Notes: A computed fold for a 342-nucleotide RNA from Piscinibacter sp., annotated as Bacterial RNase P class A. Its Rfam family is "Bacterial RNase P class A". About the family: Ribonuclease P (RNase P) is a ubiquitous endoribonuclease, found in archaea, bacteria and eukarya as well as chloroplasts and mitochondria. It is annotated as a ribozyme. The coordinates come from a structure-prediction model, not an experiment, and the mean pLDDT is 76. A source record names the gene rnpB.
RNA sequence: GAAGCGGGCCAGACCGCCGCCGGUGCGAUCAGCGAAAGCUGGCACGGGAGGAAGGUCCGGACUGCACAGGGCGGCGUAGCAGCUAACGGCUGUCCGGCGCGAGCCGAGGAUCAGAGCAACAGAGACGAGUCCCUUCGCGGCUUCGGCCGGGGAGGGGGUGAAACGGGCAAUCUCUACGCGCAGCAACACCGAAUAGGCACACGACGAUUCGGCCCGAGGAGUGUGCGGGUAGGUGGCAUCGAGCCGCGCAGCGAUGCGCGGCCCAGAGGAAUGGCGGUCACGGCCGCGCCUUCUCGCGAGGGGGCGGCCGCACAGAAUCCGGCCUAUCGGCCCGCUUCACAC
Repeated sequence: GAAGCGGGCCAGACCGCCGCCGGUGCGAUCAGCGAAAGCUGGCACGGGAGGAAGGUCCGGACUGCACAGGGCGGCGUAGCAGCUAACGGCUGUCCGGCGCGAGCCGAGGAUCAGAGCAACAGAGACGAGUCCCUUCGCGGCUUCGGCCGGGGAGGGGGUGAAACGGGCAAUCUCUACGCGCAGCAACACCGAAUAGGCACACGACGAUUCGGCCCGAGGAGUGUGCGGGUAGGUGGCAUCGAGCCGCGCAGCGAUGCGCGGCCCAGAGGAAUGGCGGUCACGGCCGCGCCUUCUCGCGAGGGGGCGGCCGCACAGAAUCCGGCCUAUCGGCCCGCUUCACAC
């Protein structure tokens, strides 16, 4: 100098004007909307999308369903040891594969419990089997050159990825362990209105119920059709969280513990936008300067000035931990390989 491997971080900043959402404090008890519950309206000061917010592939917290019980079925995982609330995740390690290497990937229990699959080729790919060769002897025929049949032993050739013994269990299966269901449109409360309606069917000889079936439990409505009313408001959600940041200790590590600090959007058909200026960063163009190599042309590197551009993937919707996918540009740390010079 070049090419890589692993990990971490950022994702422009500030100011002004107008517009939007929400918080805190003050003010007012008036006005507007509304049938009501309730909502809105002033001033001041702060706050307002992500590393994936995407996918909905896993795991939960939380809420409800009765007390979620047993069996079958179904689903998931799979070396060993750990981390975690948990996971199909992560860490370490063994083994296997790839790479010169740093590293990356893994579908990793079981073939004497049993099935199944392997095109074509090949005699033959699950209890089968002799296409060719060598050798041993038997029986029959013979024109005495041999021919036919059947058997034992052994290896080789050909076909094929694989040939009697194997491969595949990311084919079914077996073993071990695990799994109740639904989901914030969960659910709770307030207000208003209506028809607590009608018909049929099932139901204490026990229905609906628990993702399927059976047992058990349970104990009163349930299903379908027609018809009527309502579609409002508040909470859930000040998002205080398995939360974030810093330091220390323990540990190979994932992580755990201790101390200290911080509070970080809550919309509700869905808010954070528009304009202008300054600076930083990055890219492009032009001008000019310095430096290295070279005979030169030329090539490489570094700084300055001016002009232009402003980005990719992309936007919360109850909230977390993962995995996967998309992606402009920049910074930092550690490691590997190659070339050259000293």